[in-house]
RNA sequence: CUGCGCAGGGAGAAUCCGGGGAACCGUAGAGGUUUGCCCGGUGCCGAAGGAGCAACCGCCCCGGUAAACUCUCAGGCAAGCGGACCGCGCGGG
Numbered sequence: 001c002u003g004c005g006c007a008g009g010g011a012g013a014a015u016c017c018g019g020g021g022a023a024c025c026g027u028a029g030a031g032g033u034u035u036g037c038c039c040g041g042u043g044c045c046g047a048a049g050g051a052g053c054a055a056c057c058g059c060c061c062c063g064g065u066a067a068a069c070u071c072u073c074a075g076g077c078a079a080g081c082g083g084a085c086c087g088c089g090c091g092g093g
Stems, first nucleotide, its partner, number of pairs: 001092006008086002014042001016041005021035005043077003049073001050071003056064003
């Protein structure tokens, strides 16, 4: 530096709005509820991943080079999943 394991720890931001599907209740017709589903919209978050740059360094035109900073492409905004990073254990270079 890096891989794996663990009922380990682990934040932030609309359970937003509209349309459609499915299921349930209900009707003359309507309508209501649910949804690990699909499409669109607006607002927002940053700790998967990705991108950007300082000091500094160089062969000084230019290039190399960092993040938990910045950007938000991606991802995410109830729970769940995920989750940088940390802890413990076991390896590899």
Background
The RNA shown here (Glycine riboswitch aptamer) has 93 nucleotides and comes from Sinisalibacter aestuarii. It matches the Rfam family "Glycine riboswitch aptamer". Rfam links the family to the GO term glycine biosynthetic process. The model forms 91% of the base pairs in the Rfam consensus. It was read from a public genome assembly, where an Rfam model found it.